[in-house]
Formats: sequence, structure tokens, C1' cells
RNA sequence: AACUCAUCGAGACCGGCUGAGGGAAAGGCCCUUUGAAGCCGGGGCAACCUUCGGGACUAACCCUCCUGAAAAGGUGCCAACUCCUGCGGUGUAGAAGUUCUACAUCCGAGAGAUGAGUG
Repeated sequence: AACUCAUCGAGACCGGCUGAGGGAAAGGCCCUUUGAAGCCGGGGCAACCUUCGGGACUAACCCUCCUGAAAAGGUGCCAACUCCUGCGGUGUAGAAGUUCUACAUCCGAGAGAUGAGUG
């Protein structure tokens, strides 16, 4: 790299260097010289791995699941719902005559991000 599982509408900055891009890709729409992305120093948010308590299952323990707390360590993150959309379904409205167009605060898939595991 790949595969499997889980989560993704909440949350979180201040300086220094540097100097034009960035938001994954496509179409939009945004952010940005009132300083992007990157690097450095410090800070913070969260709770996937971790620790502990309660509960479920069990004859009982372990495992597994639910729930609450902690945050030293391993990550991750600190604009906008994963910024929105596409692909499928469903619904509404219109035009046509069984199809098309527009919208949706709806559902699902795909893609993406993060963590853990396999290998």
C1' cells in the first nucleotide's frame, strides 16, 4: 500500500519564520497579503488505543456489549454538517403522457478522514 471493523451535524488557539495558496479529487461555493500552505515554540479540544467504577450475559470468572469517570502515554484534531453536490431509492411540485425537469430538513451506497486490528 491493501483488507476488516467503528466513528464522522459537538469541540478547540497564541506567537515567530516564510511569502501564495488552501479547503482530498470533479463541479460549485468559501477561506486567504487584515497573511494561505509549510516549519518552529507554547497552548487547547476530544476520547480510538489505555486505566478504573456500575450494569447486561454467565453457575461464576474471563471475553463481549452498554454506560460513567480519568487523561500520564500512543495517535488524531483546533473555518464552514466529511463546506455542499454527484450515484441509487423515496417523497413533493410542474410539464408531458409513463417519461423528463426542479426541489427535499429524508434514507442508502460509493469516495474521503481518523482510530484499532490483520498481514
Predicted 3D model of a 119-nucleotide RNA (SAM riboswitch aptamer (S box leader)) from a Pseudomonadota bacterium.
It matches the Rfam family "SAM riboswitch aptamer (S box leader)". Its family is annotated with regulation of gene expression in the Gene Ontology.
The sequence was found by an Rfam model in a public genome assembly.
The coordinates come from a structure-prediction model, not an experiment, and the mean pLDDT is 83.